[in-house]
RNA sequence: CUCCGAUAAGAGCAAAACUGGGGCGAUCCAGUGACGCAAAGCGGCAGGUCCAUCAAAGCUUAAAAGGCAGGGGUGGAUGGCUGAGCUACCGAA
Numbered sequence: 001c002u003c004c005g006a007u008a009a010g011a012g013c014a015a016a017a018c019u020g021g022g023g024c025g026a027u028c029c030a031g032u033g034a035c036g037c038a039a040a041g042c043g044g045c046a047g048g049u050c051c052a053u054c055a056a057a058g059c060u061u062a063a064a065a066g067g068c069a070g071g072g073g074u075g076g077a078u079g080g081c082u083g084a085g086c087u088a089c090c091g092a093a
Stems, first nucleotide, its partner, number of pairs: 004091002012037002017032006035080001041086002045083003048078007058068003
C1' cells in the first nucleotide's frame, strides 16, 4: 500500500412511522425517530424497479365508447435495488 473487517477505539449516516412543507406523481426537504449501514460518502454511466406523458397496434365489441394486458418513445424518481466509477476514518485476526 492492497485485500480484508473485530463484542476494538473515536466519530458518522438514519429505515418505517408521525408532523410541517414542495411536487400531478414516483418522491424530495426539514423536524421527531432508529430498522439498519464499513462506504447507508459522492455522482443516475449501465441494468432493474417506480412515476408522468405521448402515439400506435393487440384483446374485448357488429361497430363505437369504455375496459383489459403487454411492449415502445419522451421526460422524471430511486445511490438504503444491483453492477461499474470516484473519494475516505480506524487497524485486531